[in-house]
Purine riboswitch aptamer from Clostridium oryzae, 100 nucleotides, folded computationally. The prediction has a mean pLDDT of 75. Lineage of the source: Bacteria > Bacillati > Eubacteriales > Clostridiaceae > Clostridium. The model forms 100% of the base pairs in the Rfam consensus.
RNA sequence: UUAUUUAAAAAAUAAAAUAUCCAUAUAAUCCAAAUAAUAAGGUUUUGGAGUAUCUACAGGAAGCCAUAAACUUUCUACUAUGGGUAAAUCUUAAGUCAAU
Repeated sequence: UUAUUUAAAAAAUAAAAUAUCCAUAUAAUCCAAAUAAUAAGGUUUUGGAGUAUCUACAGGAAGCCAUAAACUUUCUACUAUGGGUAAAUCUUAAGUCAAU
């Protein structure tokens, strides 16, 4: 928000939407061919793989590399599908139980 019940309202039920949480997918990942830098740097493209799966495949920080061609780690989402919840969360006090 809609529908039903109702004289009407309230209330109740159901569905949808929205929000949030959990789960699955995928590791916001890997491979290939190019391309550009060098501790004030570590870039920019194309294609492919990856999913009972559409889309996406980025950004921040730190490390590391003693001047070379190569990066590493960590943190933060979206999207698809399924399910739960929608008066819940937080703080304080008391009681009970359990553990140390």